[in-house]
Molecule: transfer RNA
Organism: Candidatus Obscuribacterales bacterium
RNA sequence: AGGUGCGUAGCUCAACUGGUAGAGCAGCGGUCUCCAAAACCGCAGGUUGUGGGUUCGACUCCCACCGCACUUGCCA
Numbered sequence: 001a002g003g004u005g006c007g008u009a010g011c012u013c014a015a016c017u018g019g020u021a022g023a024g025c026a027g028c029g030g031u032c033u034c035c036a037a038a039a040c041c042g043c044a045g046g047u048u049g050u051g052g053g054u055u056c057g058a059c060u061c062c063c064a065c066c067g068c069a070c071u072u073g074c075c076a
Base pairs, nucleotide, nucleotide: 001072002071003070004069005068006067007066010025011024012023013022019056027043028042029041030040031039049065050064051063052062053061
């Protein structure tokens, strides 16, 4: 340098054929307890990597770029 894949909540991951962005864990609050843990209930948390395009509508399709992983090569 080329090719392929990935990027969504703090972490791990969903989201069907383009049609309301979600779950578990973690965090916070509560119930319970002498206290704590566990369990249960509730709450909060998002620039869907960045920018642009297509569309009535984009996590999803297209283009460029950034980062990571794998892979094939070049120079020394």